Record summary: Large-subunit ribosomal RNA, domain IV from Methylomirabilis sp. (SeqCode), 362 nucleotides, folded computationally. The source organism's lineage runs through Bacteria, Bacteria candidate phyla, Methylomirabilales (SeqCode), Methylomirabilaceae (SeqCode) and Methylomirabilis (SeqCode).

Context: one part of a larger RNA
RNA sequence: CACUCGCUAAGGAACUCGGCAAAAUAGCCCCGUAACUUCGGGAAAAGGGGUACCAUGCCGACGUGAGCAGGUUCGCCCUGCGGAGCGUCGGAAGGUCGCAGUGAAUUGGGCCAAGCGACUGUUUAAUAAAAACACAGGUCCGUGCGAAGCCGAAAGGCGAUGUAUAGGGACUGACGCCUGCCCGGUGCCGGAAGGUUAACAGGAGGAGUUAUUUGCCGCAAGGCGGAGAAGCUCUGAAUCGAAGCCCCGGUAAACGGCGGCCGUAACUAUAACGGUCCUAAGGUAGCGAAAUUCCUUGUCGGGUAAGUUCCGACCUGCACGAAUGGCGUAACGACUUGGCCGCUGUCUCAGCGAGUGGCUCG
Numbered sequence: 001c002a003c004u005c006g007c008u009a010a011g012g013a014a015c016u017c018g019g020c021a022a023a024a025u026a027g028c029c030c031c032g033u034a035a036c037u038u039c040g041g042g043a044a045a046a047g048g049g050g051u052a053c054c055a056u057g058c059c060g061a062c063g064u065g066a067g068c069a070g071g072u073u074c075g076c077c078c079u080g081c082g083g084a085g086c087g088u089c090g091g092a093a094g095g096u097c098g099c100a101g102u103g104a105a106u107u108g109g110g111c112c113a114a115g116c117g118a119c120u121g122u123u124u125a126a127u128a129a130a131a132a133c134a135c136a137g138g139u140c141c142g143u144g145c146g147a148a149g150c151c152g153a154a155a156g157g158c159g160a161u162g163u164a165u166a167g168g169g170a171c172u173g174a175c176g177c178c179u180g181c182c183c184g185g186u187g188c189c190g191g192a193a194g195g196u197u198a199a200c201a202g203g204a205g206g207a208g209u210u211a212u213u214u215g216c217c218g219c220a221a222g223g224c225g226g227a228g229a230a231g232c233u234c235u236g237a238a239u240c241g242a243a244g245c246c247c248c249g250g251u252a253a254a255c256g257g258c259g260g261c262c263g264u265a266a267c268u269a270u271a272a273c274g275g276u277c278c279u280a281a282g283g284u285a286g287c288g289a290a291a292u293u294c295c296u297u298g299u300c301g302g303g304u305a306a307g308u309u310c311c312g313a314c315c316u317g318c319a320c321g322a323a324u325g326g327c328g329u330a331a332c333g334a335c336u337u338g339g340c341c342g343c344u345g346u347c348u349c350a351g352c353g354a355g356u357g358g359c360u361c362g
Base pairs, nucleotide, nucleotide: 001357002356003355004354005353006352007351008350010348011347014346019343027051028050029049030048031047036041038174052096053095054094058091059090060089061088062087063086064085067081068080069079070078071077097101109341110340111339112338113337114336115335116333117332121133122132137172138171139170140169141168143166149158150157151156175328176327177326178325180258181257182256185255186254187251188250189249190248191247194246195245196244201239205235206234207233208232209231212227213226214225215224216223217222259277260276261275262274263273286320287317298314299313300312301311302310
C1' cells in the first nucleotide's frame, strides 16, 4: 500500500449521476392501524408496549386419573358423580441481576407522490430482467370435415381419433368509461353488361425450293435469264379464346389518412360568427411542455434558504389521439422518477484495531 472485517468525537447525505455501499429495522405476544379500493385488499400499513431468571407457592385451561353410584346384553361394557398426584400451556402478584433478557445466531427499514406495465410468469446460457415477450379478456378474417392451415415430388402424417362453445391466422392486451370522420389510393370481398387479353383452334395471304415450259447467246456441249403446278419447308391476317386487368359496388378492431387563408363583438384582447380555396375526409371524446414540446430551465402555483429534475395547472400539441387502441384504475414490480422520516465513515476528514497479501530484512 491492497483486500476482507471491527470501532469511532461532533455533524448526519453536506457524498454522489443516483443514499451506490454501509448502517438501521428484524423473532414471538398484545394494543393499534389512514387515504384509496375491483370490498378480496391496502396491512406485518403506520405507530406503540411486553419478552430473562427465582419460589416443589397462587390462579386458570387441557391431558392423565384412584374411587363412588346407577344401568347392564354381564365385557371396567355404558351413564353420572368425583377429584389426589403428575405432566403441558398460559396468567397474576412478588422478588433478583445486568448498560442491555428474540442478551449469541437466524431474523422486514418505513412513508408520500408520479410514469410504465393490470397481475403470477418469460427473456438476450457468458455486458441488457425491463415500460420488452407472454398472459386471461376483446375484435376481425378464413374453415362444413378427405375442414382450413402446416410438413412432405408422393404415399402419408399433424390438425384430431377433434367438428364452428372446434381448430387456424392477424391485431389488441385484466378491469372501468369508451373507441369519432374518411372507401379517393392500396389490399380484400362481391358483381358480371361492356372494353382489353394467353395458349389452342383458324388459315386469307406471303416467301423458299423445283418437275415443266420459255427468251437470248452458241455448230454442239453448254452458259445467262423469265414464268412456274404438286409436294416439302418457313411464315402468317381476320375470326374464336378464360381468369386477370379496366369497370360497377362493399369493406377501416383491413394497409392507411384525418387542411389553408382572410375578416368580425361598445377599452383592449380574443373570436361563438362570416367569407373563400382545396380535400376521400379535414382530428370527435379524452389527454396534453407528456417515455411525445424544437424554441424551453415555456408561464403560473407547490415543495427548498436556494429546484434544467419532481408534482399540480395553463394550451402556443415544432411533431398526442382513440384495439400500430384513447383516458382512468385498486392490487402487484430486484422497473423508472421526485420528496420525507429513521439510520449511518457516503461525506466534512480522517483515525485506530484485526486477519490475509504485498514490500523490506534474514
Source information:
The RNAcentral record of the full RNA draws on ENA. Its Rfam family is "Bacterial large subunit ribosomal RNA".